[in-house]
Context: one part of a larger RNA
RNA sequence: CUGGGCGUAAAGCGAGUGUAGGUGGCUUGGUAAGUCGGAUGUGAAAGCCCACGGCUCAACCGUGGAGGGUCAUCCGAAACUGCCUGGCUUGAGUUCGGGAGAGGGUAGCGGAAUUCCCGGUGUAGAGGUGAAAUUCGUAGAUAUCGGGAGGAACACCAGUGGCGAAGGCAGCACUCUGGGCCGGUACUGACGCUGAGGAGCGAAAGCGUGGGGAGCGAACAGGAUUAGAUACCCUGGUAGUCCACGCCGUAAACGUUGGGCACUAGGUGUGGGGUCUAGCUAACAGAUUCCGCGCCGUAGUUAACGCAUUAAGUGCCCCGCCUGGGGAGUACGGCCGCAAGGCUAAAACUC
Repeated sequence: CUGGGCGUAAAGCGAGUGUAGGUGGCUUGGUAAGUCGGAUGUGAAAGCCCACGGCUCAACCGUGGAGGGUCAUCCGAAACUGCCUGGCUUGAGUUCGGGAGAGGGUAGCGGAAUUCCCGGUGUAGAGGUGAAAUUCGUAGAUAUCGGGAGGAACACCAGUGGCGAAGGCAGCACUCUGGGCCGGUACUGACGCUGAGGAGCGAAAGCGUGGGGAGCGAACAGGAUUAGAUACCCUGGUAGUCCACGCCGUAAACGUUGGGCACUAGGUGUGGGGUCUAGCUAACAGAUUCCGCGCCGUAGUUAACGCAUUAAGUGCCCCGCCUGGGGAGUACGGCCGCAAGGCUAAAACUC
């Protein structure tokens, strides 16, 4: 340089934002860098290729020819790409109206339940299990009624329901705030797509400081089980789980499927809008259209399974990644981190 790949075989960065870069809609004129043509110069000899010839043939050798450049200069072409210039509206965006939603943040409120405390009733058990025991209880437990404290989570609604880029998000109302969708008008005029680095986000666990601590509960202790039982079961129980601020930066971070645009049979369910049809309105229904989430399925595709307008089909643009198993996501070095560790990332050797 070329080629093959990345749902499950090795392989899509956890996810978005965006710098450089790559790439880019319709059209006017110009330019001529890329591109294309021609000429000149040059591209040594040998070699390769062709023809003929010399060694008996061949290898080898000789003669002639042809070919060969991302080359230089000049002349020319102007479709495509680039550049300059003018215009356009379909891509993108702005604007007005509408409407859905556990999207995010702050502060507040609510009820059920568990636990604990106080008081009443009340008496011998309660609890737990496969069965038990540890445990709690005559210093009055469990049960039950009343009162109080405190923390955490929000039953039903609830749904292959909704929202978010992902992680994720669920009691109620206010407030601040992001995004998407539908319908309409006008406007900007390619402002787009992707995105190496970078910076921000990023479940759980973990870490630092301070708070909080009801329930649960690593570790730990005890009771069982067992040949043993550093487990599964039971009784307790500390970190933690919760809050604030700051770190960590990982995951089966999964749809194991990067993003964008376009094209390519249908059927069905569901969520949010618009329009039309019929009736005073409304509910409801049908038709149609846009956006989203599922299921089935044709062509096509796939090693098969399957995927199939939400593609794993057909194309284009950009990024990331793979290259036999083990050694190893390890060592060393570097960067980051308080640490735990993270990121980057080999080789010997071996099969």